[in-house]
RNA sequence: UCAGCGAAAUGGCAUAACCACCGAAAGGUGGCGACGCAAAGCAUUAGGGUCUAAAGCUGAAUACCUCAGCCACGACAGCCUGCUACCGAA
Numbered sequence: 001u002c003a004g005c006g007a008a009a010u011g012g013c014a015u016a017a018c019c020a021c022c023g024a025a026a027g028g029u030g031g032c033g034a035c036g037c038a039a040a041g042c043a044u045u046a047g048g049g050u051c052u053a054a055a056g057c058u059g060a061a062u063a064c065c066u067c068a069g070c071c072a073c074g075a076c077a078g079c080c081u082g083c084u085a086c087c088g089a090a
Stems, first nucleotide, its partner, number of pairs: 005088002012037002018031005035078001041083003047080002049076003056070005
């Protein structure tokens, strides 16, 4: 110095719940709040996985309404993953 690793220190992030707003929903943003995190930094146009199903398609005698099924062009990076990075004991 590089890779792995995670003691200490300095700092960092912020789960659920609740409030406001956005959204059909999943979910997101802000506030509050700490379950946890050594990448809980960034990336959903590398790939896998998961969630939702508005629109659309199909069906129900079916034009509307309604219901059911399918479906991502919607989401999740705090599921795996990709890229980058602070500190330095064993």
A computed fold for a 90-nucleotide RNA from an Anaerolineales bacterium, annotated as c-di-GMP-I riboswitch aptamer. It matches the Rfam family "c-di-GMP-I riboswitch aptamer". Rfam's curators write: GEMM was predicted in a large-scale screen for bacterial structured RNA regulatory elements.